[in-house]
Context: one part of a larger RNA
RNA sequence: UUCGCGGCUAAGGAACUAGGCAAAAUGACCCCGUAACUUCGGGAGAAGGGGAUCCCGAGCAAUCGGGACGCAGAGAAAUGAUCCAGGCGACUGUUUAUCAAAAACACAGGGCUAUGCCAAACCGAAAGGUGACGUAUAUGGCCUGACACCUGCCCGGUGCCGGAAGGUUAAGGGGGGAGCUUAUCCCGAGCAAUCGGGAGAAGGCUUGAACCGAAGCCCCGGUAAACGGCGGCCGUAACUAUAACGGUCCUAAGGUAGCGAAAUUCCUUGUCGGGUAAGUUCCGACCUGCACGAAUGGUGCAACGAUCUGGAUACUGUCUCGGCCGCGAGCUCG
Numbered sequence: 001u002u003c004g005c006g007g008c009u010a011a012g013g014a015a016c017u018a019g020g021c022a023a024a025a026u027g028a029c030c031c032c033g034u035a036a037c038u039u040c041g042g043g044a045g046a047a048g049g050g051g052a053u054c055c056c057g058a059g060c061a062a063u064c065g066g067g068a069c070g071c072a073g074a075g076a077a078a079u080g081a082u083c084c085a086g087g088c089g090a091c092u093g094u095u096u097a098u099c100a101a102a103a104a105c106a107c108a109g110g111g112c113u114a115u116g117c118c119a120a121a122c123c124g125a126a127a128g129g130u131g132a133c134g135u136a137u138a139u140g141g142c143c144u145g146a147c148a149c150c151u152g153c154c155c156g157g158u159g160c161c162g163g164a165a166g167g168u169u170a171a172g173g174g175g176g177g178a179g180c181u182u183a184u185c186c187c188g189a190g191c192a193a194u195c196g197g198g199a200g201a202a203g204g205c206u207u208g209a210a211c212c213g214a215a216g217c218c219c220c221g222g223u224a225a226a227c228g229g230c231g232g233c234c235g236u237a238a239c240u241a242u243a244a245c246g247g248u249c250c251u252a253a254g255g256u257a258g259c260g261a262a263a264u265u266c267c268u269u270g271u272c273g274g275g276u277a278a279g280u281u282c283c284g285a286c287c288u289g290c291a292c293g294a295a296u297g298g299u300g301c302a303a304c305g306a307u308c309u310g311g312a313u314a315c316u317g318u319c320u321c322g323g324c325c326g327c328g329a330g331c332u333c334g
Base pairs, nucleotide, nucleotide: 002329003328004327005326006325007324008323009322011320012319015318020315029051030050031049032048037042039146053068054067055066056065057064058063069073081313082312083311084310085309086308087307088305089304093105094104109144110143111142112141113140114139115138121130122129123128147300148299149298150297152230153229154228157227158226159223160222161221162220163219166218167217168216172212173211177207178206179205180204181203184199185198186197187196188195189194231249232248233247234246235245258292259289270286271285272284273283274282
């Protein structure tokens, strides 16, 4: 000198940095005191102040009065930093054993749906088993996710449920017919045996029309806390601008309440306000929502969170910008 661990540090005090990461600071106990908000439980140890050792006296004691020493009296160690605002998730829980602990999962609560018991659902080839030694206040599936206020319109498509008149439709039934075969007959050739051609019963074989024929599909209706969907153009008011209003096209219906540059906003560091000397972040508004929106829930919300974001106080070697010291290791030399 390098690394690790530890201690101190003038002045400043986050200027460091993606970010106060790390460190510092706070600290047990007693007393006083304690805001917004709130589901009245909380918030809360809010915040913010004060105290503490020893000796003497009084007192039953709690405690009070007086005095003493030190830099320091919870004399060491251990032992909350706090506040303001916002996003998300109500909460306690759960999770990627070994890079993610979260806003993900779960959750109580809500809804839809299936199932009448030899239940539905599930495992198994079956026997059998789980469900359940339960019985609709039960069990299974799916979605949502405390609580408060709410949850709009569309059933045209897809799915599911119901319907059965008509259309279509399988196996099967049904057999009109058709084909092959030929006993026999006819024609021709031949002296004959026989040969060639034609017709063709019964039977056998092959094929097979009409017609009958279920569910399903078509069809008719219902259903969105089922899958899902929820418009365009043009004009119009006595400044301008805008358009309560009108016209027109399309649709199953054209997005209601609420929220909105948002975990969603491309343009965008939108514009205005706040905070800063200065703010692409943050907070409050506006609404021009590229491309929010109502249980793929919408909007709020006290409490909670090793959550995420912005700000503030305190505090500090994070930094300006380094320095000194201790211990250990490396390295060099022996």
The part of an RNA shown here (large-subunit ribosomal RNA, domain IV) has 334 nucleotides and comes from a Bacteroidales bacterium.
Taxonomically the source falls in Bacteroidales (Bacteria, Pseudomonadati, Bacteroidota, Bacteroidia).
The coordinates come from a structure-prediction model, not an experiment, and the mean pLDDT is 88.